A computed fold for a 490-nucleotide part of an RNA from a Pseudomonadota bacterium, annotated as large-subunit ribosomal RNA, domain I.
Context: one part of a larger RNA
Formats: sequence, C1' cells, structure tokens
RNA sequence: CGCAUUUGAUGGAUGCCUUGGCUGUAAGAGGCGAUGAAGGACGUGCUACGCUGCGAUAAGCGUCGGGGAGCUGCGAAGAAGCUUUGAUCCGGCGAUGUCCGAAUGGGGCAACCCCCUGCUUAUGCAGGAUCCUGUCAUGAAUUCAUAGUGGCAGGAAGCGAACCCGGUGAACUGAAAUAUCUAAGUAGCCGGAGGAAAGGAAAUCAACGAGACUCCCUUAGUAGUGACGAGCGAACGGGGACCAGGCCAAUGGUCAUGAUAACUAACGAGAACGACUUGGAAAGGUCGGCCAUAGUGGGUGAUAGCCCCGUAUCGGUAAAAAAGUCAUGAUCUUCGAGUAGGGCGGGACACGUGCAAUCCUGUCUGAAUAUGGGGCGACCACGCUCCAAGCCUAAGUACUCUCUACCGACCGAUAGUGAACUAGUACCGUGAGGGAAAGGUGAAAAGCACCCCGGCAAGGGGAGUGAAAUAGACCUGAAACCGGAUGCAU
Repeated sequence: CGCAUUUGAUGGAUGCCUUGGCUGUAAGAGGCGAUGAAGGACGUGCUACGCUGCGAUAAGCGUCGGGGAGCUGCGAAGAAGCUUUGAUCCGGCGAUGUCCGAAUGGGGCAACCCCCUGCUUAUGCAGGAUCCUGUCAUGAAUUCAUAGUGGCAGGAAGCGAACCCGGUGAACUGAAAUAUCUAAGUAGCCGGAGGAAAGGAAAUCAACGAGACUCCCUUAGUAGUGACGAGCGAACGGGGACCAGGCCAAUGGUCAUGAUAACUAACGAGAACGACUUGGAAAGGUCGGCCAUAGUGGGUGAUAGCCCCGUAUCGGUAAAAAAGUCAUGAUCUUCGAGUAGGGCGGGACACGUGCAAUCCUGUCUGAAUAUGGGGCGACCACGCUCCAAGCCUAAGUACUCUCUACCGACCGAUAGUGAACUAGUACCGUGAGGGAAAGGUGAAAAGCACCCCGGCAAGGGGAGUGAAAUAGACCUGAAACCGGAUGCAU
C1' cells in the first nucleotide's frame, strides 16, 4: 500500500411524523377612510433582544355579560405579585389612542422643523389645506351690477385581490419573407362604480309565428368573411338557468322620526367499562358488560364509542348595528328635432367597401308628425311587423383581499406557498429589484447530582435517570469520503 471481514467516525439519504401549505364545497362578507384609513416610525414589561399585544391611561383602562381556579402572551427562565370581595381568560359596547402617512396651519431629505388665532394659564386645550355644492355678508375698474373676497353648513380626497363599465391603445408573434391581415381591441395606461357591474321591457326577430334582458348547451367550425392566404367566424331555430315588469303629476322614489316581529356573541346541558394478561406505559390480547338522534375528529406513556376534549341533540342571550314591514312629515318629477335620413371621412357589426343593408359619428346638411314614421342585408313594389330620438328595473351571471365550517385516489420538509423555524427575514444591489438556508431528545427534563483526568477549559471516563443514552442536543441513521482491528497478498 492492496483485497476481504469486522468495528467506528463523518454524512444526512431513507422510513415514519406534522404545527405549514394546495385545491374545492357550503354559508357569510364584499369594503376601510378627515370621528384621520391601509401601511409604518418610535415607544411601552421587574428584564438586553426578536415576535405578539398595546399607545404617555401604552402585554393595558371602564362598563355590561359569560366563566369558575388558577394567573402575570411566545422564545424562556427567575424575581416580585394578583386571585372565590371571582382574578387570568372569552364576548358586546365604550375610553385612551405619541409621530408619520390622503396628511389637511406653513415647510420638509416620511416619522422632523417653524408659525398664527382663541381660551386657559405658566402649562395645556381647540382651531387654522384645497376643491365642489348651498347659503349669508361684503364688494373693484364702472352708476346699477358682475368679477373678486370672507363667514357658515354639507360633501370629496387616499387605500384595497379579482370581477365590471368606459376612454386610450401597442409590439413581439403568425402569415414559414412582408405591407393589407393576424396577435387584439389583448397587454399597458387613464377614468368610474358596485356587491356584483353591464344589459333590459322591441322603431326586435320572423315569415306558421314568437314576444324584455342576462348566462349556459346546441345550431357550428355551419352560413359567411379573408393578400378567398394565415386566419377570423355569426345568426335564425332548439334545449335549459331565471323570470317582472313599470314610470313621465302619484297606489311612486329619496331622506328623517317613531313603532314592530325575526335573527345574532361569549356560553350551558350532553349517554355508556371493568377484570385478567404482555409491556416502561394498555387504548393491544382474552373474558364479561353498557350507550348510541352521540361509532365525525383530536388527545391521553402502543391501536379507546363508554378516560379527557368533543360529537348527535336540546337550550341560551343584554345592548347596539344592519336589513324588512307599517305610520307620520319633508322633498322630487313635463311623450321625446338640429333628431331620423343624406354627402364626405372614419369606426362597430363574424362581414377587410364589397351588391353592403344595420349601428355610432368628426364635418357639411337636414324631414315627416300616426292620413305619419322605422325595419324586413343594394334598390323598388306589394305584404308583414314594429313605434327611435325620455327614465327605472330584481333573479339567473362574473370574482375572492377576507370570516366560519367541512372535504380531498392533494404535498409531507430538495415536496407543499418564496416562507411548517426571528421570512419577504438574513444576505445581495446606488436603485428598480433579487432573495435563501434552516422541522423531529424523551411518555415525562427525569436535560447526567457526585467522583476522576484536564487549564476553575474543550472533551472524556465512572456514577445516576430512563424502556432505551450507539435517545445526551439528540428519532431512524443509507452511500460517497476517512480511520481502527483481524486475515491474506506484496
């Protein structure tokens, strides 16, 4: 030094586990904000730090309920205390709520700086942004007036995951190049709203007739459209979901006040088991019982209907809020012309100007008035059908930042969220931004008293605990890699 066997160290695969995730179902909620939000900064404890809670009344204060023996949140112990005169804890309603932030007295490099007015006083309290609406006062050039200015009252603003409506609106890409076309009215940006939004009671379709709108299935990749390329792509009709119609002088809407029933919190009651046996431990095994409107689930020293928490079921509730209904009061409201149609230019319709109807309109024009007008895919006639240029309208439909309950031929720590742990943390970047790793002793800390070696170490040897210590900062503990021992070979 090699091979083999064996025994360790290292390492953290594998198995098992789950505090965390993922997906759905049902029901709730669908907003918060000048009564100062979302999000933060700084504080706050007997105690340095992080998390959580809270705000100079600072892990808390008041009150009304619940509850009934312990408690002073977590990492995490100690000290000092509280509590049957009912604490801790849970629920409802309040109080306090520094500073920044729409941030709003002015400024500003957010969490800081500097003012004014009134009242208090020697310290504080309150107010002081802008815009809009209403109202009152004042009031120029300029006589009346108006602009302007000021007071008062009300409102707005900012944030928020998707869904919705509107405005604006790409490119990559595809066409195997590329310009019309496509991607796509998508992404992005802007405005606005609601719990849904939008749409909506035919100047609609159809050709027998149907009878608002919305959504789904189909019709159908059909008819069409298209450098007739790539592609784009209906409707009628049929089947479903859901159904609702009204108004323009009042049987109505909105607001205010009052009345009324119902619902809702913490929570309460809640059945039924013992012995022997193996074992460290019984819930396992054996034997004999019991309950069940409860044999969902979880825990307990291994697998428990009857040990514990629960579960089925039954009960419970003050105040407030919201919504519904009723009553009273206040307030609000006009049958559709610069319209239909036409010219030019665009856009939307599945439809690219085409034979292009229909809808919208930048511009120029411009009717009729129910004896009238629109549509039926150029256009005309006949026929049929409807009544534009006013308004409102639930349900069926879309979505889930979020609350509660439950489910899963979903994951099980390189998986599942990036995050099961101090995670959007540490760390990286001037910044926009990027972005980890990291779970498991044991049933219980019983977390190794005491002795020895050592430096009053580290580490180790005894002893002790424990079922186990090769369970000692730890379950199991594979392999690579590194040693020891033994045998063989050189």

It matches the Rfam family "Bacterial large subunit ribosomal RNA". RNAcentral holds the full RNA, with entries from ENA. The source organism's lineage runs through Bacteria, Pseudomonadati and Pseudomonadota. The prediction has a mean pLDDT of 82.